The RNA shown here (c-di-GMP-I riboswitch aptamer) has 86 nucleotides and comes from Acetomicrobium hydrogeniformans.
It was read from a public genome assembly, where an Rfam model found it.
RNA sequence: AUCAAGCAAAGGCAAAGCUGUCGAAAGACGGCGACGCAAAGCCACGGGUCUAAAGCUAUAAAAGCAAUGAUCGCCGGGCUGCCAUC
Numbered sequence: 001a002u003c004a005a006g007c008a009a010a011g012g013c014a015a016a017g018c019u020g021u022c023g024a025a026a027g028a029c030g031g032c033g034a035c036g037c038a039a040a041g042c043c044a045c046g047g048g049u050c051u052a053a054a055g056c057u058a059u060a061a062a063a064g065c066a067a068u069g070a071u072c073g074c075c076g077g078g079c080u081g082c083c084a085u086c
Base pairs, nucleotide, nucleotide: 012037013036017032018031019030020029021028022027035073041079042078043077045076046075047074048071049070050069055065056064057063
């Protein structure tokens, strides 16, 4: 450094749900809890998806448009990390 498969060892993270706080919401953070994850570590760079307070349109109301919000455990990409074999 490359390809394929397998066996370990030390560990790591934490879905749903319940709960507290923040937020207009999506959602985030803390505690309990484990569905799973070899990057389920970090980054919002590209795409997707979610929300729509303020704003715009419209109006009796409803509604529609739309991220500057969110999601990295949706995908791609970038960076980084543990162990083993040869």